This is a predicted structure of a 77-nucleotide RNA (transfer RNA) from a Nitrososphaerales archaeon.
Its Rfam family is "tRNA". Rfam links the family to the GO term triplet codon-amino acid adaptor activity.
The same sequence occurs in records of 2 taxa.
The sequence is in RNAcentral, with records from ENA.
Model confidence (mean pLDDT): 82 of 100.
Taxonomically the source falls in Nitrososphaerales (Archaea, Thermoproteati, Nitrososphaerota, Nitrososphaeria).

RNA sequence: GGGCCUGUGGCUCAGCCAGGCAGAGCGGAGGACUCUUAAUCCUUAGGUCAUGGGUUCAAAUCCCAUCAGGCCCGCCA
Numbered sequence: 001g002g003g004c005c006u007g008u009g010g011c012u013c014a015g016c017c018a019g020g021c022a023g024a025g026c027g028g029a030g031g032a033c034u035c036u037u038a039a040u041c042c043u044u045a046g047g048u049c050a051u052g053g054g055u056u057c058a059a060a061u062c063c064c065a066u067c068a069g070g071c072c073c074g075c076c077a
Stems, first nucleotide, its partner, number of pairs: 001073007010026004020057001028044005050066005
């Protein structure tokens, strides 16, 4: 330098192909239960969907560029 993959709540990830309400588990907060804790159950908060731009009535999703991480290949020495 070239190619591919990944980036979504605090953490781990789904959703992307085929555009249409942003989700799950764990964790956090409150409550129930319990002598208390744990476990279990109920409720609940938390997201510029890596960044910028474009297409569109509408973008996490499509297109372009960039950034970060990973893998492979090439070049120089």